[in-house]
Molecule: FMN riboswitch aptamer (RFN element)
Organism: bovine gut metagenome
C1' cells in the first nucleotide's frame, strides 16, 4: 500500500396480525492459552484446534463546532481422564447491540456497497 475480514428460523401451535410469543429447531468475529486430532520430503517441520477462560473488535452512551476525552459493554456448570484440562471426552445449561414492525427478534429489515479487531500478499 493491496486485497480480505460474521453465521443462523426449518417443522408445528395461538392469534386479525408473529421468522418477533409459546414447543422442537439452527448460529457462534479476530488475536492468545490449549494435554486433541491430523498431515509430511518425520532427530523435525506444518494444518485444523474454546460463542461462555485473558485479552481486542463490533455495538451502545455523556460531552464537544470538530479533532478528541471519558464511561458502558453477555454467558458454564457436573462427571470422566490426568501432574496439569473452566480449551480434551460424555452430559446439561446459559448468551447475544441500537434502530424498525398490524405481536415482545441472536437468526427478518436498516445505518451497512459502512467500520473495523485481525488475515494474507
Nucleotide at each position: 500500500u493491496u486485497u480480505c475480514a460474521g453465521g443462523g428460523c426449518g417443522g408445528g401451535g395461538u392469534g386479525a396480525g408473529a421468522u418477533u410469543c409459546c414447543c422442537c429447531a439452527c448460529u457462534g468475529g479476530c488475536g492468545g492459552u490449549g494435554a486433541u486430532g491430523g498431515g509430511c520430503a518425520c532427530g523435525g517441520c506444518c494444518c485444523a484446534g474454546a460463542g461462555u477462560c485473558c485479552g481486542c473488535g463490533a455495538g451502545c452512551c455523556g460531552c464537544a463546532c470538530a479533532a478528541g476525552c471519558a464511561g458502558c459493554c453477555g454467558a458454564u456448570c457436573u462427571g470422566g481422564u490426568g501432574a496439569g484440562a473452566u480449551u480434551c471426552c460424555a452430559g446439561g445449561a446459559c448468551c447475544a447491540a441500537c434502530g424498525g414492525u398490524c405481536a415482545u427478534a441472536g437468526u427478518c429489515c436498516g445505518g451497512a456497497u459502512g467500520a473495523a479487531a485481525g488475515a494474507a500478499a